A computed fold for a 72-nucleotide RNA from Amicula sp. isolate GU52X-4 cfCalB7, annotated as transfer RNA.
Its Rfam family is "tRNA". It is annotated as a transfer RNA.
NCBI's taxonomy places the organism under Eukaryota, Bacillariophyceae, Bacillariophycidae, Diploneidaceae, Amicula.
RNAcentral holds the sequence, with entries from ENA.
The coordinates come from a structure-prediction model, not an experiment, and the mean pLDDT is 82.

[in-house]
RNA sequence: UUUUCAGUAGCUCAGCGGUAGAGCAAGUGGCUGUUAACCACUGGGUCAUUGGUUCAAAUCCAAUUUGAAAAG
Repeated sequence: UUUUCAGUAGCUCAGCGGUAGAGCAAGUGGCUGUUAACCACUGGGUCAUUGGUUCAAAUCCAAUUUGAAAAG
């Protein structure tokens, strides 16, 4: 330099163009002699950035950017 893959909650990751989710973590309550475990609930997201297509974009297209792999 070229090609491919990835970027979504604090972390690990899902997500068929039509309300953004799970597990773990955090907070509150229940349970009890207490802690842990267990149970219930709650908060937390400009979906890497910019633009385009569309009635509607995390999802499709283009450029940019960061990381990884391969080729030279």